[in-house]
Context: one part of a larger RNA
RNA sequence: GAUUGAACGCUGGCGGCAGGCUUCAGACAUGCAAGUCGUACGCGAAAGCCUUCGGGCGAGUAGAGUGGCGAACGGGUGAGUAACACGUGAGCAACCUGCCUUUGGAUUCGGGAUAACUCCUCGAAAGGGGGGCUAAUACCGGAUAAGACCACGGAGUCGAAUGGCUCAGGGGUAAAAGAUGGCCUCUUCAUGAAAGCUAUCGUCCAAAGAUGGGCUCGCGGUCCAUUAGCUUGUUGGUAGGGUAACGGCCUACCAAGGCCACGAUCCAUAGCUGGUCUGAGAGGAUGAUCAGCCACACUGGAACUGAGACACGGUCCAGACUUCUACGGGAGGCAGCAGUCGGGAAUAUUGGACAAUGGGGGAAACCCUGAUCCAGCCAUGCCGCGUGUGUGAAGAAGGCCUUCGGGUUGUAAAGCACUUUCAGUAGUGAGGAAGGGACCUGGGCGAAUACCCCGGGUUUUUGACGUUAGCUACAGAAGCAGCACCGGCUAACUCCGUGCCAGCAGCCGCGGUAAUACGGAGGGUGCGAGCGUUAAUC
Numbered sequence: 001g002a003u004u005g006a007a008c009g010c011u012g013g014c015g016g017c018a019g020g021c022u023u024c025a026g027a028c029a030u031g032c033a034a035g036u037c038g039u040a041c042g043c044g045a046a047a048g049c050c051u052u053c054g055g056g057c058g059a060g061u062a063g064a065g066u067g068g069c070g071a072a073c074g075g076g077u078g079a080g081u082a083a084c085a086c087g088u089g090a091g092c093a094a095c096c097u098g099c100c101u102u103u104g105g106a107u108u109c110g111g112g113a114u115a116a117c118u119c120c121u122c123g124a125a126a127g128g129g130g131g132g133c134u135a136a137u138a139c140c141g142g143a144u145a146a147g148a149c150c151a152c153g154g155a156g157u158c159g160a161a162u163g164g165c166u167c168a169g170g171g172g173u174a175a176a177a178g179a180u181g182g183c184c185u186c187u188u189c190a191u192g193a194a195a196g197c198u199a200u201c202g203u204c205c206a207a208a209g210a211u212g213g214g215c216u217c218g219c220g221g222u223c224c225a226u227u228a229g230c231u232u233g234u235u236g237g238u239a240g241g242g243u244a245a246c247g248g249c250c251u252a253c254c255a256a257g258g259c260c261a262c263g264a265u266c267c268a269u270a271g272c273u274g275g276u277c278u279g280a281g282a283g284g285a286u287g288a289u290c291a292g293c294c295a296c297a298c299u300g301g302a303a304c305u306g307a308g309a310c311a312c313g314g315u316c317c318a319g320a321c322u323u324c325u326a327c328g329g330g331a332g333g334c335a336g337c338a339g340u341c342g343g344g345a346a347u348a349u350u351g352g353a354c355a356a357u358g359g360g361g362g363a364a365a366c367c368c369u370g371a372u373c374c375a376g377c378c379a380u381g382c383c384g385c386g387u388g389u390g391u392g393a394a395g396a397a398g399g400c401c402u403u404c405g406g407g408u409u410g411u412a413a414a415g416c417a418c419u420u421u422c423a424g425u426a427g428u429g430a431g432g433a434a435g436g437g438a439c440c441u442g443g444g445c446g447a448a449u450a451c452c453c454c455g456g457g458u459u460u461u462u463g464a465c466g467u468u469a470g471c472u473a474c475a476g477a478a479g480c481a482g483c484a485c486c487g488g489c490u491a492a493c494u495c496c497g498u499g500c501c502a503g504c505a506g507c508c509g510c511g512g513u514a515a516u517a518c519g520g521a522g523g524g525u526g527c528g529a530g531c532g533u534u535a536a537u538c
Stems, first nucleotide, its partner, number of pairs: 001538004006534005013385006019378002021343001026341003030338003035069003040066002043063001048057003076296003086220007095213002100209008108142004117132006148173003152169001154167005178201006187194003222268001229259003234256008271293004275286004298319005321332004349375001351374003357371001358369004388418004398409004422479001424474005432465001435461010482527005487508003493522005503510002
């Protein structure tokens, strides 16, 4: 000099854009943060109103339950981790992948339960137990199998190897679910309907893609030798188990190996990276915000479900802590968003909205979303603007200094002439809105002028921010300057007070009676809504 997630002192007008528990991965009151689907399914109230007292409307609404998808994303934190955790470059001839896209083939015949509900019952509660009824896209069995999988034996071709790929053969194994709208062309019954047809959404079996993951390896990035030896599933083999998959991943047996001065092992410290700060660079320091990856979710352990977890707002066990209890037994987990206590030099609101972007569910309307978008607080930082402009010498008054002549404050003020940014008041007013609904219409599907889908037009409607940004009018210089320093380094000097005292100080050093170094004043210098100090890095 530059820089900071800063803090402290004095001071403080406005706006834009950012940032905001670096400390106790300490403990947490309260509210919210993950639901949704009636176009999968069976049930099904009440209040209230009416009543001919039978009941009707409310209403097949609310609601819980079965079932599906989601809850593995998004959000937080950095405790652990020196590791294939991360970065980078390769590999898998050793792998998986829900939803999505493309292609092919199917969607057949049956069955028994169960929750809800009802009755009984245990318990203080949390929560159970038993009997009975019922549905499904819940569950189970049979059929069929283009292709798939399994074992068998054969041919071709390719590879560095285990071996891969392709082709034909017979044998064995495994599927499925319907829902909604419309229609009468075909079929069946016959005024019309469905078991029929049609459209949309699904379901099942495969092949491929995309996306997301799993695994392996080369290289790279901390410290300590006042840590020199470490290792028994250890290193390798065979066989088996296990996994989506290779593998001591696990087990049995066999062999005795494997790592290390190019630093093993132990100890300490630490999430890694893109980046950030500094520097001419090389380098040094760092890893807040934003983005990628990893790890964790009160502490330790475990599996279940599932395409995916060994799962922050799931389950089980143990522990500590908090809490309810009828003492028998239960409940809980903010390192989600706010907020509280504590710790600390120190870090914000128990706010608004789903309008936009994105996510989950749904055919859709729509619902949910403390993700997100906004607002609030804080000079924490960066940037911009303002606190007036011009004129004005009697060089006014006052202050300070003085050699008493004067000098200086100083064009500074007053006065005169202007302007009105910003703030204030009133008005006007974009853009962020794409979509959605209704009607009309073109095309596709189709037997169809129906339904549905795609597109166009008309119309209507959707904004938290928001008293928005911007613009216009009004009034009046009106409402707005401080902080540090002035011995040298280092820009800026005099007087008074004090008298090695009180004090200053980054270094040198000032102060013991004329202190430009202490305290005050006048004046000056530097920066300016900031200025200094402290801490830290280069």
Small-subunit ribosomal RNA, 5' domain from an uncultured bacterium, 538 nucleotides, folded computationally. It matches the Rfam family "Bacterial small subunit ribosomal RNA".